[in-house]
Molecule: Glycine riboswitch aptamer
Organism: Ascidiaceihabitans sp.
RNA sequence: GAGACUCGCAUGGGAGAGCGCAGAGAAAUCUGCCGCCGAAGGAGCAACGCCCCGGAAACUCUCAGGCACAUGAACCGUGUGAGCCGC
Numbered sequence: 001g002a003g004a005c006u007c008g009c010a011u012g013g014g015a016g017a018g019c020g021c022a023g024a025g026a027a028a029u030c031u032g033c034c035g036c037c038g039a040a041g042g043a044g045c046a047a048c049g050c051c052c053c054g055g056a057a058a059c060u061c062u063c064a065g066g067c068a069c070a071u072g073a074a075c076c077g078u079g080u081g082a083g084c085c086g087c
Stems, first nucleotide, its partner, number of pairs: 001085001005083009018034001020033005035067003041063001042061003048054002
């Protein structure tokens, strides 16, 4: 020190699925019973390779999480801090 990559923060956008039933509780919630969703996290695998293994996802699974609003939300934009990299 502009850019590339990685991580964090702020901010904007951001899908899906029962405002399910029963019980307890002042409420927030908790427990149980079904029915569902996938884009927190997690797990599985193809090609390929150095082949007991490694190896990707928005694919698959639904452990976890979620199913009015809110919150959260992979991912994307903008700003910013640090690392890395370069001089």